[in-house]
Context: one part of a larger RNA
RNA sequence: GAUUAAACGCUGGCGGCAUGCCUUACACAUGCAAGUCGAACGGCAGCACGGGGGCAACCCUGGUGGCGAGUGGCGAACGGGUGAGUAAUACAUCGGAACGUGCCCUGGAAUGGGGGAUAACGCAGCGAAAGCUACGCUAAUACCGCAUAUUCUGUGAGCAGGAAAGCAGUGGAUCGCAAGACCUUGCGUUCUAGGAGCGGCCGAUGUCGGAUUAGCUAGUUGGUGGGGUAAAGGCCUACCAAGGCGACGAUCCGUAGCGGGUCUGAGAGGAUGAUCCGCCACACUGGGACUGAGACACGGCCCAGACUCCUACGGGAGGCAGCAGUGGGGAAUUUUGGACAAUGGGCGGAAGCCUGAUCCAGCCAUGCCGCGUGAGUGAAGAAGGCCUUCGGGUUGUAAAGCUCUUUCGGCGGGGAAGAAAUUGCUUGGGUUAAUACCCUGAGUAGAUGACGGUACCCGAAUAAGAAGCACCGGCUAACUACGUGCCAGCAGCCGCGGUAAUACGUAGGGUGCGAGCGUUAAUC
Numbered sequence: 001g002a003u004u005a006a007a008c009g010c011u012g013g014c015g016g017c018a019u020g021c022c023u024u025a026c027a028c029a030u031g032c033a034a035g036u037c038g039a040a041c042g043g044c045a046g047c048a049c050g051g052g053g054g055c056a057a058c059c060c061u062g063g064u065g066g067c068g069a070g071u072g073g074c075g076a077a078c079g080g081g082u083g084a085g086u087a088a089u090a091c092a093u094c095g096g097a098a099c100g101u102g103c104c105c106u107g108g109a110a111u112g113g114g115g116g117a118u119a120a121c122g123c124a125g126c127g128a129a130a131g132c133u134a135c136g137c138u139a140a141u142a143c144c145g146c147a148u149a150u151u152c153u154g155u156g157a158g159c160a161g162g163a164a165a166g167c168a169g170u171g172g173a174u175c176g177c178a179a180g181a182c183c184u185u186g187c188g189u190u191c192u193a194g195g196a197g198c199g200g201c202c203g204a205u206g207u208c209g210g211a212u213u214a215g216c217u218a219g220u221u222g223g224u225g226g227g228g229u230a231a232a233g234g235c236c237u238a239c240c241a242a243g244g245c246g247a248c249g250a251u252c253c254g255u256a257g258c259g260g261g262u263c264u265g266a267g268a269g270g271a272u273g274a275u276c277c278g279c280c281a282c283a284c285u286g287g288g289a290c291u292g293a294g295a296c297a298c299g300g301c302c303c304a305g306a307c308u309c310c311u312a313c314g315g316g317a318g319g320c321a322g323c324a325g326u327g328g329g330g331a332a333u334u335u336u337g338g339a340c341a342a343u344g345g346g347c348g349g350a351a352g353c354c355u356g357a358u359c360c361a362g363c364c365a366u367g368c369c370g371c372g373u374g375a376g377u378g379a380a381g382a383a384g385g386c387c388u389u390c391g392g393g394u395u396g397u398a399a400a401g402c403u404c405u406u407u408c409g410g411c412g413g414g415g416a417a418g419a420a421a422u423u424g425c426u427u428g429g430g431u432u433a434a435u436a437c438c439c440u441g442a443g444u445a446g447a448u449g450a451c452g453g454u455a456c457c458c459g460a461a462u463a464a465g466a467a468g469c470a471c472c473g474g475c476u477a478a479c480u481a482c483g484u485g486c487c488a489g490c491a492g493c494c495g496c497g498g499u500a501a502u503a504c505g506u507a508g509g510g511u512g513c514g515a516g517c518g519u520u521a522a523u524c
Stems, first nucleotide, its partner, number of pairs: 001524004006520005013371006020363001021329001026327003030324003035074003040071002043067002047065003050061004081282003091206006099199003104195008112146001114144002121136002124133003152161003166187004171183002174181002208254003215245003220242008257279004261272004284305005307318004335361001337360003343357001344355004374404004384395004408465001411459004418451001423445008468513005473494003479508005489496002
């Protein structure tokens, strides 16, 4: 000099953009942060409508909209947080072979025929609660056989094994009293081949300090058989062999998430790893598996532990390193805000619902950037202050006065872009028996904004509301007076102060930066 997730002191007008617990991975009150689907299902607790009964109060009725709870599906493995652990099971780069893959895309083949349950519900009971039990009824895209299977798996010559589920739409000859069947469209379901993206695994190279850590290792190193996995492999196991690593630093100890990057520097390098992006690890502490395409799972389960809470003392409940917020720690770090309008995600055919992701707003000069606090003129060089050799000098065109402007702020008025998709109508194409439905293109119409009456624009008025901080001995730009008298004090280094202190304190003056300025800490 540059820089900072900074803090402290003094000061503080406005705006834009960005950042904001670096410390106790300390403990957490409260609210919210993951739901959705009635076009999978039986149903109907509550609401609205319709129908029936009744003088009325009201009662009955799943008939309709819809829907609490329940069965079922998908999601909950994403998104969000943190950096404890980890020195290599991580990360970065470059390669590799023995793998998996829900949703998505492109093909192929199917979607036949049956069965038994169970929740909800009813009823009875136990319990303070959390919750639980017996009996009985019922459905499915829940569950289980059978049939078939190009491909698939095993064996490989025969052969053996192995699947499924329906729901919604509209129209039409035919059948049917009707429900509906049949055909058809869309969404699904099953098997299978490939793809995309994603993930698992292996190798090489690189990746902090300590030798006042020199030897380490028994599933250890390799082989064979077996097991296990989606998959190679001591991953596991039995047996056999005695290997494997190490001064090119093994082992041990300490420290640490890694990278893109960031800061600095002419560079080489040094330091660093907040915000943003990629990867990893973790979710009260330790362990474990279940479900699933995917977890050994932050807002799932089980066990143990510590802690907190409830209890009728028998027994139960909980996990903010999600967003806010509280206590504590600390030099130190924000609102218990708004909205799903946009972007994105989950579910759904859709309408839509959910979304503390996100978009916004709030707080803080924490940082960067921009603007303002007026401009011109004005010598009687006013008054006052300070200094003085008492002549004067300086503050100083500074002020006052005169002329002008009105940014920002305040007031009044207007007022956005971000929003065109989804949707309706018309129409072309595809599908189809079809002018239903659905998909897709074009045209057209209407709706939708948290921010926000914000940005921005216009108008009127007034110089009106807006400057401080540090320094002035040398380094280092800037000097005098008074006070003090090795005292009080200053200080980054050299050093000042013991009676004329440009070095302490105050004042006048000056210098530097300026809504900031200094100090401290830290890095180059």
Small-subunit ribosomal RNA, 5' domain from Candidatus Accumulibacter sp. ACC003, 524 nucleotides, folded computationally. The source organism's lineage runs through Bacteria, Pseudomonadati, Pseudomonadota, Betaproteobacteria and Candidatus Accumulibacter. Its mean pLDDT, the model's own confidence on a scale to 100, is 85. It matches the Rfam family "Bacterial small subunit ribosomal RNA".